């Protein structure tokens, strides 16, 4: 140079005028003494994904508080990281790529079992002889036996490869390999590798039902609480046991209640308004120090949106990048992506622009 492939950063600066939310001072007004209201100064406001709502927390609630079975769900090689995770390091196995890297729904297939594998092929769970070879018989069409080493069909068809042997063949038998399941031995924490031994010799598939292991209460900020107002202390049917989140069932436990009547179901009506919760975080950020690494530990420092139909904008000018077009090469002109917080956080996926490093390849020059 092109082409890949792994990380990183960054999302424009500054200045003015005008308009918006919070939060603090101070002044002014009102007051039910809780706070409002207006005025000024000051500081301050949307992201890397805020997206998606897929996962896991923290909070919150289900009066006190279990215990068993069933369901149902999610994960599956192994060591580590975390608050947890299906996440994120790092090895193992296996596959893709020339490579640098990537990716993986990775426990279990005669070892529990059922089921699928279509068409084609003789024949798809061990079945089978279509073609072919070999024997023998024939009325010369065939017929009867033996064969699975060649040949077709197919993703897949008696484990390979030489030999020996046979009427022709064939794990029938040797030699050497392959697959696997067990045993030992050596390296590793461990998956596992690597050598020997012995027995077996036909696949796939569990991302198909299952079996094996190992986890899980339930709902969710529209979650919970506070204050205030309003209505019709309406009606009507069942009714003695009724509840006790939110998969179902069974024991224990515990709370109304028993006709003055808990409690379910119908029909009708009122209210839906204000405050909290709401921003200090398993937070960032620098140095040290330990680990390959993910991350840990220490010091110091920061610590800045909290809206509520919903602020964070808007115009001018100068400046910065990148693109594009055009030049008399000084410079003109023109555009600039995905996209916006709503309880906060730790991941994955997606969307999309710029600059920057490291490595791999192929040309090419010195």
């Nucleotide at each position: 140079u092109a082409a890949g492939u792994a990380g990183g950063a960054g999302g424009a600066a500054c200045a003015g005028u005008c308009g918006c939310g919070c939060u603090u001072u101070a002044a002014u007004u009102c007051u039910u003494u809780g706070g409002a209201u207006u005025u000024a100064a000051a500081g301050u406001g949307a992201g890397g994904a805020a997206a998606g709502u897929c996962c896991g927390a923290g909070c919150u609630c289900c009066a006190c508080a279990g215990a068993a079975u069933c369901g149902g769900a999610a994960c599956g090689c192994c060591c580590g990281g975390u608050a947890a995770c299906u996440c994120c390091g790092g090895g193992g196995c296996g596959g893709a790529g020339u490579g640098a890297u990537c990716c993986g729904a990775c426990g279990g297939a005669u070892u529990a079992g059922u089921g699928c594998c279509g068409c084609a092929g003789a024949a798809a769970c061990a079945a089978u002889a279509c073609c072919g070879c070999c024997c023998g018989u024939u009325u010369c069409g065939g017929c009867g036996g033996g064969u699975a080493a060649g040949g077709g069909u197919g993703a897949a068809a008696a484990c390979g490869u030489a030999g020996u042997g046979u009427a022709a063949g064939a794990g029938a038998c040797u030699a050497c390999g392959c697959g696997u399941a067990u045993c030992g031995g050596u390296a590793g924490u461990a998956a596992u590798a690597c050598c020997g031994g012995u027995g077996c010799g036909g696949g796939g598939u569990a991302a198909a039902c299952c079996c094996c292991g190992u986890u899980c209460g339930g709902a969710g900020c529209a979650a919970g609480g506070c204050c205030a107002a309003a209505u019709a202390g309406g009606g009507g049917a069942a009714g003695a046991a009724g509840g006790g989140u939110u998969g179902a069932u069974u024991c224990g436990c515990c709370c109304u209640g028993c006709u003055u009547g808990a409690u379910u179901c119908c029909c009708g009506g009122g209210u839906a308004g204000g405050c909290c919760g709401c921003u200090a975080a398993a937070g960032c950020u620098u140095a040290c120090g330990g680990g390959u690494a993910a991350c840990c530990g220490u010091a110091a420092g920061c610590g800045a949106a909290g809206a509520u139909a919903a602020a964070u904008g808007a115009c001018u000018g100068u400046u910065a990048a990148u693109c594009c077009g055009u030049u008399u090469c000084g410079g003109c002109g023109g555009a600039u992506a995905c996209a916006g917080a709503a309880c906060u956080c730790g991941g994955c996926u997606u969307a999309u622009u710029u600059c920057c490093u490291g490595c791999u390849u192929a040309c090419u020059c010195a």
This is a predicted structure of a 366-nucleotide RNA (Bacterial RNase P class A) from a Candidatus Zixiibacteriota bacterium.
It matches the Rfam family "Bacterial RNase P class A". By type it is a ribozyme. From the family's description: Ribonuclease P (RNase P) is a ubiquitous endoribonuclease, found in archaea, bacteria and eukarya as well as chloroplasts and mitochondria.
The gene name in the source record is rnpB.
Taxonomically the source falls in Candidatus Zixiibacteriota (Bacteria, Pseudomonadati).